Source information: The part of an RNA shown here (large-subunit ribosomal RNA, domain II) has 668 nucleotides and comes from a marine metagenome. RNAcentral holds the full RNA, with entries from SILVA. The coordinates come from a structure-prediction model, not an experiment, and the mean pLDDT is 83.

Context: one part of a larger RNA
RNA sequence: GCCGGCGACUUAUAAGCAAUGGCAGGUUAAAUGUAGGAGCCAUAGCGAAAGCGAGUCUGAAUAGGGCGUUUGUCAUUGUUUAUAGACCCGAACCCGGAUGAUCUAACCAUGGUCAGGAUGAAGCUUAGGUAAAAUCAAGUGGAGGUCCGAACCGACUGAUGUUGAAAAAUCAGCGGAUGAAUUGUGGUUAGGGGUGAAAUGCCAAUCGAAUCCGGAGCUAGCUGGUUCUCCCCGAAAUGUGUUUUGGCGCAGCGAUUAAUGUUUAAAUUUAGGGGUAAAGCACUGUUUUUAUGCGGGCUGGUAAUACGGUACCAAAUGAAGGCAAACUAAGAAUACUAAAUUGUAUAGUUAAUCAGUAAGACUGUGGGGGAUAAGCUCCAUUGUCAAGAGGGAAACAGCCCAGACCAUCAGUUAAGGCCCCUAAAAAUUGCUAAGUGCGAAAGGUGGUGGGAGUGCAUAGACAACCAGGAGGUUUGCUUAGAAGCAGCAAUCCUUUAAAGAAUGCGUAAUAGCUCACUGGUCGAGUAAACCUGCGCCGAAAAUGUACGGGACUAAGUAAUUUGCCGAAGCUAUGGGGUAAUAAUAAAUUAUCGGUAGGGGAGCGUUCUGUUGUAGGUUGAAGCGUUAGUGAAAACGGGCGUGGACGAAGCAGAAGUGAGAAUGUCGGC
Numbered sequence: 001g002c003c004g005g006c007g008a009c010u011u012a013u014a015a016g017c018a019a020u021g022g023c024a025g026g027u028u029a030a031a032u033g034u035a036g037g038a039g040c041c042a043u044a045g046c047g048a049a050a051g052c053g054a055g056u057c058u059g060a061a062u063a064g065g066g067c068g069u070u071u072g073u074c075a076u077u078g079u080u081u082a083u084a085g086a087c088c089c090g091a092a093c094c095c096g097g098a099u100g101a102u103c104u105a106a107c108c109a110u111g112g113u114c115a116g117g118a119u120g121a122a123g124c125u126u127a128g129g130u131a132a133a134a135u136c137a138a139g140u141g142g143a144g145g146u147c148c149g150a151a152c153c154g155a156c157u158g159a160u161g162u163u164g165a166a167a168a169a170u171c172a173g174c175g176g177a178u179g180a181a182u183u184g185u186g187g188u189u190a191g192g193g194g195u196g197a198a199a200u201g202c203c204a205a206u207c208g209a210a211u212c213c214g215g216a217g218c219u220a221g222c223u224g225g226u227u228c229u230c231c232c233c234g235a236a237a238u239g240u241g242u243u244u245u246g247g248c249g250c251a252g253c254g255a256u257u258a259a260u261g262u263u264u265a266a267a268u269u270u271a272g273g274g275g276u277a278a279a280g281c282a283c284u285g286u287u288u289u290u291a292u293g294c295g296g297g298c299u300g301g302u303a304a305u306a307c308g309g310u311a312c313c314a315a316a317u318g319a320a321g322g323c324a325a326a327c328u329a330a331g332a333a334u335a336c337u338a339a340a341u342u343g344u345a346u347a348g349u350u351a352a353u354c355a356g357u358a359a360g361a362c363u364g365u366g367g368g369g370g371a372u373a374a375g376c377u378c379c380a381u382u383g384u385c386a387a388g389a390g391g392g393a394a395a396c397a398g399c400c401c402a403g404a405c406c407a408u409c410a411g412u413u414a415a416g417g418c419c420c421c422u423a424a425a426a427a428u429u430g431c432u433a434a435g436u437g438c439g440a441a442a443g444g445u446g447g448u449g450g451g452a453g454u455g456c457a458u459a460g461a462c463a464a465c466c467a468g469g470a471g472g473u474u475u476g477c478u479u480a481g482a483a484g485c486a487g488c489a490a491u492c493c494u495u496u497a498a499a500g501a502a503u504g505c506g507u508a509a510u511a512g513c514u515c516a517c518u519g520g521u522c523g524a525g526u527a528a529a530c531c532u533g534c535g536c537c538g539a540a541a542a543u544g545u546a547c548g549g550g551a552c553u554a555a556g557u558a559a560u561u562u563g564c565c566g567a568a569g570c571u572a573u574g575g576g577g578u579a580a581u582a583a584u585a586a587a588u589u590a591u592c593g594g595u596a597g598g599g600g601a602g603c604g605u606u607c608u609g610u611u612g613u614a615g616g617u618u619g620a621a622g623c624g625u626u627a628g629u630g631a632a633a634a635c636g637g638g639c640g641u642g643g644a645c646g647a648a649g650c651a652g653a654a655g656u657g658a659g660a661a662u663g664u665c666g667g668c
Stems, first nucleotide, its partner, number of pairs: 001668006011084013025041003045052002055067004087225002090222001094215006105189009114179001116148003119144001123140004128135001152176003156173005191207001193203003200209001228602006238251005252357002254354007263347001266342007279328002284324006291317001296313002298309003360385003364381006390401003405575004410571003416565003419550003425562007437552001443537003447534005454527003464521005470494003475489003500515001504513002576592006603657001605654006615645001622641005628635002
């Protein structure tokens, strides 16, 4: 891991409610039987009570108001609640009593063990030395928590080992090794405790409180699990309170039953109040430009006021113009409320009983927070998902279409599509050349289509080419120089077809080139802006293209037209369930997605009664297989196996249904 067996809402008592049954007053408890006017509930309530009583209490009241003016009871079944282990499994703990010092910690008693080598303390001897000592040298001597190093004790490093050879080892090195050394045997200290050269260490592979048994099925607002079928209805993820926010109470939303009987969804019309959007600037504030300059600041002046200046700041004011969630003289659409009409709906409302939910998610819209970030967060509102399958969006809970009772190799549509993958298409008129289509901004674009005007142009425009582009003059000033072209001022006149006191380049300054301007050649459009369609650039990401793919110049795009395809939608044909009407039939109408959850109807298992009955060695149960039946749980004839039990029907009682619980036992 798989297979098989086992494995979780029980039982008792009490109460509420519902259904069914008995009685009409009901009913019996105490071991059993029989009997019973013990008792319990009901038959009258109100009041704190005295008490009064279909009333009573309050009250001064004869007022008003509160509670009353009645129908049950005993069982059975179901369900809910309470008390018990109370659906099952699961703690870490806490407490009581015992058992442990054969491991290990410390201590006590009594024994054992430590190769070899090195160093050479005190003391002593002899010689020198001294008055004697001191002292010095050589020798002797053999001290030490001394040194090197085996046994022994330890455990600093690395590798191996890590389902090990081993629940701590092996290998190579390493520390101590006469000492606070090490070790044998016997003994002492016990858990709210002991022991500890102290690490919360150790006390039998167990230690921030040992182990065993018991209290004990401790408790667990926590995690996991909770077993057959079909039918009908069907939520919530909100408000409020909470030593409360992953838990609960109440309300909201659900189910069932009963009552009520149009009170109901929606639409239309009418009538309402409003202060949002937009708008506006009288108010409250804010803000731009301008003006005025009384008053203030600043500043001049004076002994001090008075008086004066101002191009700066600036309240207030006038003119023109803006802004506002906490501004409004004025003001929608929606929404909400009411009425009327139409009218949908197994509707709505009320009551009783019983649930789940109270972690929501995303899209659109109106907002707060954030950065007008987030698949962000917090509200409001709508839809979908949640609890919703089907078609579309390549794939894709929350987007678009659409709500699946069953069957059909029928039809018709929605969204979306119609070259091939892939069901279905053609036509007309434009646009796009970028594979734009098939991802993006500011900004840029002599890409190209359309629109509406304007200037110039056969008296010849625009472009190109040929030619001219001059004189006064090197204008004046400035300057080393300034000659069209460093700078300043002025910018005239003449000759002309035309030519600036010069458009740019250039020179030290000249020179040189060029432009404006004019003529000629040429021969028809040309120039600068505006509005608009489709493009282009802007455009860089990590394995490999990047419209779903192929591929496409339409099979792209704008518009027009007519078709077709396309879903579990709708229709058609057949069948089934549920509800209402009506009453078991038949018919009509409506309806049948569904998690939590509620309600209803059934299937099967074991045992009991009928009954050891029908049946059974001419073959029971069980097992295997296969016709057939039922909407399903399931049933089941035949055949094979098996070898002795045992139905069906009708009732009753439960150890009554497994795929999950790191379930449990067994097998492989």